[in-house]
Parts: sequence; structure tokens; C1' cells
RNA sequence: CGGGGCGUAGCGCAGUCUGGCAGCGCGGUUGCUUUGGGAGCAACAAGUCGGGGGUUCAAAUCCCUCCGCCCCGA
Repeated sequence: CGGGGCGUAGCGCAGUCUGGCAGCGCGGUUGCUUUGGGAGCAACAAGUCGGGGGUUCAAAUCCCUCCGCCCCGA
């Protein structure tokens, strides 16, 4: 320098193809239960969807650009 993949809650990821309420597991908080801990049950909190711009009634999703990480080639 060229090509490809990835970036979404504290962690691991789905959702993108086919635009329409932002989700799952673990973890966290509170309550119930227990002599206590653990387990179990119930509820809750936690997100500029990597940044910026564009298209659209509407963007995590489509388009452009930039940043970071990984892989391949030279």
C1' cells in the first nucleotide's frame, strides 16, 4: 500500500441480508425464602448500537467518510 472481518449494557454475543418498541445469557441492585451462606423465586437498573455526515415519515440496519482491533496478500 491492497483485500477481508469485527466494533451493540460491566463481560460474552444475537439482531443488519428483508429499515418500523434495542434484546438474550452471565454479572449487578432490591425484595421473598434461609439460623447464616449458597441455591431458588420475583422485580428493577444499566446502551450517544465506535465517531461524523447523508438518504428516508422512520436508520443498529442503506450510502459516504474517519477511528480502533484482528486476519490475508504485497